[in-house]
């Protein structure tokens, strides 16, 4: 230095002003915000150099929660089947799996250049469910959750 085990820790931002209106932080107008690795031709420190270190993409490639889905257990209603239970299915709760496959989100254009969806410079574009007097990326919940990952502790056995 790499792996592989247990343990601790932290791990999300953002409605401001107007307009309708009975009622909107949920319509429209202008405004705000960008988890987590990877990728680097920008930026900044080092170093004679080669080269090292930090930062560095919502919208290029991958993950994360959320819905969905499977699996398991449960009690009532409803359905099927039946002589009738048993089974079977739909509903609902609780429990788990997490790539399983859906929602799975959004980018162009000019310049620079040997090379840019990453730099310059310009126009766009996206945001889980469930609630609400009225339609949510920003407001209330789930959620003092749950985790991509960061970071240290300790062990192991090459």
């Nucleotide at each position: 230095a790499g792996g592989g085990g247990u343990c601790u820790u932290c791990a999300g931002g953002g409605c401001g002003g107007g307009g309708u209106g009975g009622a909107a932080u949920u319509c429209c107008c202008c405004a705000c915000c960008g988890g987590c690795g990877g990728u680097a031709g920008g930026u900044g420190g080092c170093g004679c150099a080669a080269g090292c270190c930090a930062c560095g993409a919502g919208c290029c490639c991958g993950c994360g929660a959320g819905c969905g889905c499977g699996u398991c257990c449960g009690a009532c209603c409803g359905g099927g089947u039946c002589a009738g239970a048993u089974c079977c299915c739909g509903c609902c709760g609780g429990a788990u799996g997490g790539u399983c496959a859906g929602c799975a989100g959004a980018u162009c254009c000019a310049g620079u250049u040997c090379g840019a969806u990453g730099c310059u410079g310009g126009a766009g574009c996206c945001g889980a469910c469930g609630g609400u007097c009225a339609c949510a990326g920003u407001c209330c919940g789930g959620a003092u959750g749950a985790a991509a990952g960061a970071a240290g502790a300790u062990u192991c056995g090459c």

Model confidence (mean pLDDT): 77 of 100. This is a predicted structure of a 158-nucleotide RNA (FMN riboswitch aptamer (RFN element)) from Caenimonas aquaedulcis. The source organism's lineage runs through Bacteria, Pseudomonadati, Burkholderiales, Comamonadaceae and Caenimonas.